[in-house]
RNA sequence: GAUUUAUAAAGAAGAGGUGAGAGAACAGGCUCGCUGACCCUCUGGCAACCAUCCCGACACAUCGAGAAAGGUGCCAAUACCUGCCCGGACAAACGGGACCUAUAAAUU
Numbered sequence: 001g002a003u004u005u006a007u008a009a010a011g012a013a014g015a016g017g018u019g020a021g022a023g024a025a026c027a028g029g030c031u032c033g034c035u036g037a038c039c040c041u042c043u044g045g046c047a048a049c050c051a052u053c054c055c056g057a058c059a060c061a062u063c064g065a066g067a068a069a070g071g072u073g074c075c076a077a078u079a080c081c082u083g084c085c086c087g088g089a090c091a092a093a094c095g096g097g098a099c100c101u102a103u104a105a106a107u108u
Stems, first nucleotide, its partner, number of pairs: 001108008013043005021032003026083004044075003049071002052067002055064003084097004
């Protein structure tokens, strides 16, 4: 990098460094940013995917509840919103789905 499965409206910031863009990509919108964003480091925190421990169910393959925090992940805004399809009488608000993206785990 690819494939599969699951999740994505909840949650969680201070200091130091740097110095102009940032919010994945394209377009439109909107927002954040010299009162220092984004990014990096340290510290702190959130969550509970995997691993660990424990209890229950069981078709023995798994499923569910709990503890804890080892491996990841995350700490502006729903994945910031929209884009394609369906519903919404046409349009819109709104709702659902797809695509794409991110993360975890397994395989390759």